[in-house]
Molecule: c-di-GMP-I riboswitch aptamer
Organism: Gammaproteobacteria bacterium
């Protein structure tokens, strides 16, 4: 360097739930838990999904309210891609 995670050590990281706080909201940030992960370290490029405050659109005389639309928002523990990277095998 290329392939690989079956077996080993020393580690790591944490789903769901519960608390605080943030946000309309998907969700996120600590604190407790672990269902899992070899990239469950990191980037919204590509699909995918969620969500709807602004905004617009119907109903209504009008307001509230519903209900639909709607990424510039989320998710990197959905897939693909990029990007770094620990140890063991060949």
């Nucleotide at each position: 360097u290329g392939c690989u995670g079956a077996c080993a050590a020393g580690g790591g990281c944490a789903a769901a739930u519960c608390c605080g706080c943030c946000g309309u909201g998907a969700g996120g940030c600590g604190g407790a838990g672990a269902c899992g992960c070899a990239a469950a370290a990191c980037c919204a490029c590509c699909g995918g999904u969620c969500u709807u405050g602004a905004g617009g659109g119907u109903u209504a005389g009008a307001g509230g309210g519903g209900c639909c639309c709607g990424a510039a928002g989320a998710c990197a523990g959905c897939g693909g891609g990029g990007u770094u990277g620990c140890c063991g095998g060949c």